Overview:
A computed fold for a 161-nucleotide RNA from Nocardioides albus, annotated as FMN riboswitch aptamer (RFN element). The source organism's lineage runs through Bacteria, Bacillati, Propionibacteriales, Nocardioidaceae and Nocardioides. Rfam family: FMN riboswitch aptamer (RFN element). Rfam describes the family as follows. The RFN element is a highly conserved domain that is found frequently in the 5'-untranslated regions of prokaryotic mRNAs that encode for flavin mononucleotide (FMN) biosynthesis and transport proteins. Model confidence (mean pLDDT): 76 of 100.
RNA sequence: UCGCGUGCUCUGGGGUCGGUGAAAUUCCGAGCCGGCGGUGACUGGAUCCCUCUACAAAUUGUGGGGUUCAGAAGUCCGCGACCCGAUGGCAGCCAGUCAUCGGUUGACCAAGUGAGAAUCUUGGACCGACGGUUAAAGUCCGGAUGGGAAGACGCACGCAG
Repeated sequence: UCGCGUGCUCUGGGGUCGGUGAAAUUCCGAGCCGGCGGUGACUGGAUCCCUCUACAAAUUGUGGGGUUCAGAAGUCCGCGACCCGAUGGCAGCCAGUCAUCGGUUGACCAAGUGAGAAUCUUGGACCGACGGUUAAAGUCCGGAUGGGAAGACGCACGCAG
């Protein structure tokens, strides 16, 4: 330094203005928000190489490339919360709860550039668990001061090279 294991810690943003109405942060108009990992023709830093121009030279600059670090997608790939089920443990049964496994799980086009666009640029769209509510919710309230995962470039310990 890299890999593996165990334990711990951490881990989601957003309703503003106007309209209608008896009633809406739920409808209508405009605006607001975007979890985790990967990819990433983009951006920036460091460093090296080539090239050309100016110059006496150092060096600076033009154009191109390599290495490396950081950032970079709500709608490309994968995953997670939510929801549903099966099996098993606790329990006399149910409920509940825990564990394992399985299921479900939203949404993008056009133009431009280019060798190449799912990612760049421009434009226009679209999406968002369950329960509640004087009226339909991505944003309010609630389960939840909860649970737990994807995961962490976080900590500790152990193992291997």